[in-house]
Formats: sequence, structure tokens, C1' cells
RNA sequence: CGAGGGGGCGAGGGGACCGCUGGUGGCCUCGCGCCACGAGAGGAAAGUCCGAGCUCCACAGGGCAGGCUGCCGGGCAACACCCGGUCGGGGCGACCCGGAGGAAAGUGCAACAGAGAGCAGACCGCCGGCCUUCGGGCCGGCAAGGGUGAAAGGGUGCGGUAAGAGCGCACCGGCGUCCCCGGCGACGGGGGCGGCCAGGCAAACCCCAGCCGGAGCAAGACCAAGUAGGGGAGCGCUCGAGGACGGCCCGUCCGAUGCUCCCGGGUAGGUCGCUCGAGCCCGCUGGUGACGGCGGGCCUAGAGGAAUGGUCUCCACCGCGGCACCGGGCGACCGGCCCGCGGCACAGAACUCGGCUUACCGCCGCCUCGGACC
Repeated sequence: CGAGGGGGCGAGGGGACCGCUGGUGGCCUCGCGCCACGAGAGGAAAGUCCGAGCUCCACAGGGCAGGCUGCCGGGCAACACCCGGUCGGGGCGACCCGGAGGAAAGUGCAACAGAGAGCAGACCGCCGGCCUUCGGGCCGGCAAGGGUGAAAGGGUGCGGUAAGAGCGCACCGGCGUCCCCGGCGACGGGGGCGGCCAGGCAAACCCCAGCCGGAGCAAGACCAAGUAGGGGAGCGCUCGAGGACGGCCCGUCCGAUGCUCCCGGGUAGGUCGCUCGAGCCCGCUGGUGACGGCGGGCCUAGAGGAAUGGUCUCCACCGCGGCACCGGGCGACCGGCCCGCGGCACAGAACUCGGCUUACCGCCGCCUCGGACC
């Protein structure tokens, strides 16, 4: 210098003027009026994909259905998150990726190509026999070699054979099983025995193990206001409609001026929930780490059709153009200063947290590979 890998940080700053939404204080003409002070979006506020808090739904339950999770250990309130590992895969490497139980329970699926793709198969080929017009043809054997494919049913060698083949044997791989050693464990290392070998897909059904009640701040609570319980249809009153345990069944409980549907009519204002919380910032400390412990400090939007904005100016950053001056170079030119113009991403809280994912601008260390020079 080039190409990459992996982290951290910021999200322009100051001033003036005019506004917007809450809070506190004051003033009066008590109107949601004026004045003063102070506060006012994010790293993702986003997607609403997971996990919780909180609230309500008889604080009996059981089964089925359904859903979720799926290597090990740890962290956390919890998780599909995070950390540290194991195994598998990718990369020369830094490093990255993995929904990573079961396919020797069952069912199912596999485009195109190919002879054959699921109790495998024979196109070319090899071997034997017969025929031949000498090009080959027919019958039988084989699965080593070629070809197709994402995938053709272990690999190498020796024996064997007409040619061959786990057909037999040795070694290697893989599988099952039994042990030994290391590790909390996933797993790793080693040994014995067995049968010659078992294809893929479970983000296909399914099986196994574990877990799971539903709805969501329009939850829900209170105040105020309004109303005629109007008309019609159906069901039911202990032989029970319907409701609760929100899917279904059993079971338990409630249950008659009742329940469901249609038509018509009325009200649709306010307060709370609502921001002090698994909170934020420092320091010490335990741990490889996620994270935990202790001490100190801080209060940091809470609106409700929804505020957090606009204009001007200075500085900073980036790009382009200009060039008197300064520095470097023989030079083309480069850098600085100055001037002008333009730019400064993604994006806007709506009950609150913890994550994941997606969108996106810039800066700074560290690491790897390659090249050149000293």
C1' cells in the first nucleotide's frame, strides 16, 4: 500500500429570535388567562418475532386436541436471548456459520438427466455359447471399468473366477455392543467382540423428552351523563336454555322478571392505571466471560388525533471548484491557509422492561493474508 476479519465510540456543538407539550412557583380581571424557572425521542423510538412484569377472566381438577422447545454447562425475573465449551461445516488465515434428539418404529417425498432412485438396476462395457452377409446379431453370466445424477449402496490390496463380485481374507472407515482412562457434562482417547455395511429429507406427517390456561392498557378501576328496558323472532324454566373454569369432553359450581338474534333509540365526557424502574451513572470487588456483590450519587418525556419544531448566524466535519501566500518535490504535482458553492444518513415515544431482527451515516484501536522498501 492492497484485500479482508472482529470490536468499541459518536449520532454535530454554541448563540439569538419566534413557537409547541407537560411540571413547579407567582399574579390577577379566576380565564385552563398571563409571567418566570426548569424539562422534553432513539440506537434502532421500527417490525410486533420471542420472553416477562402488570391487569381482568368462579384462586377445584382430570383427559384429549393444539402449540412451543430440542448438543452440554453456566448467566438471567424469564427467553427461541447472552456467555463459555463440544461436535459438524466453510475459509490459506484472522475468524465465521449451525432449529445440532430419532431415518436398523411406521407412512410419505425426490424435478431434470439416466438403463436403473427404494423388496435397486444393466445403456456402453467385460466373459461364455451359438449364428454371421465379418458390420454385427441372439441367448446366458457379471457388476470391476465408463456414462447420468444432489445421491448409483463402503475404500485399498491379496486370493478367487470364463469374467467378476464382501464371494473369502487382511488392514482402514463406519455401525452395534461391552469395558478402561480423562472430563460436572456434551464429548475425547484407547481396547475387546460381532455381523460384511446399514443412502437422503423429520423448518413432511410422525415418534421420543421437557414445558405451556386465555385475553390484552381499547387490559382494567372510579366518577359523571344517558335510557323506555320500545317492537319482532327463536330457545328454555328442575326431563333445564344459558353462563364460569374461553378449543373439545368429563367433572364441579351458578342458573329463570332468563338467554340468543334482528329492528329502532340513547350516551360516547373526566380522573386513575402512567412512569421510581429486573432504573441510570461512577468507584471498589468476585468471575475466562455472560453476569453478580458492596459503597456513593442522580431523577431523566408521559402526550391522548397525539408536543419535542422553524428561521438566521458562528464553529467543527465531508465533497467539489478557485488559487495570492506558506511548506515539500528537479518536475508534473501534493499538503496547509484562505474564498465560494453544496452536503451532514436511517429514522419520531403511545403501559413498561429484557432480547432478536431489519434500516442506516461517520470515526478510532486491534487482528489476518499478500506485496514493496528499510
RNAcentral holds the sequence, with entries from ENA. The RNA shown here (Bacterial RNase P class A) has 374 nucleotides and comes from a Myxococcota bacterium. The coordinates come from a structure-prediction model, not an experiment, and the mean pLDDT is 76. Rfam family: Bacterial RNase P class A. The family's RNA type in Rfam is ribozyme. It is recorded under the gene name rnpB.